[in-house]
RNA sequence: GUUAUCCCAGGACAAACCCGGUGAAAGCCGGGGACGUAAAGGAUCGGGCCUAAAGCCAGCGUAAGUUGGCCAUGGCAGUCGAGCUACAUAA
Numbered sequence: 001g002u003u004a005u006c007c008c009a010g011g012a013c014a015a016a017c018c019c020g021g022u023g024a025a026a027g028c029c030g031g032g033g034a035c036g037u038a039a040a041g042g043a044u045c046g047g048g049c050c051u052a053a054a055g056c057c058a059g060c061g062u063a064a065g066u067u068g069g070c071c072a073u074g075g076c077a078g079u080c081g082a083g084c085u086a087c088a089u090a091a
Base pairs, nucleotide, nucleotide: 002091003090004089005088012037013036017032018031019030020029021028022027035078041084044082045081046080047079048076049075050074055070056069057068058067059066060065
């Protein structure tokens, strides 16, 4: 350097849940906590999924407003594929 992931893991990450913060929400951040993970690293590309504040449309209302629908410019990556980078071990 190449290939592989049966075995090893010093060290790494951390689901649910709880507490605090943040946000319209989805969610995110910090602390606790470990179900799991060999890319459970990144979020670059294509799907997928979650939310719907603003906006648009419709109903009701004198109005303020309110109800419903659509919609990502908000998110997830521990949902799948591609690509990029890294650790350990083996050949």
The RNA shown here (c-di-GMP-I riboswitch aptamer) has 91 nucleotides. Rfam family: c-di-GMP-I riboswitch aptamer. About the family: GEMM was predicted in a large-scale screen for bacterial structured RNA regulatory elements. Rfam links the family to the GO term cyclic-di-GMP binding. It was read from a public genome assembly, where an Rfam model found it. The prediction has a mean pLDDT of 84.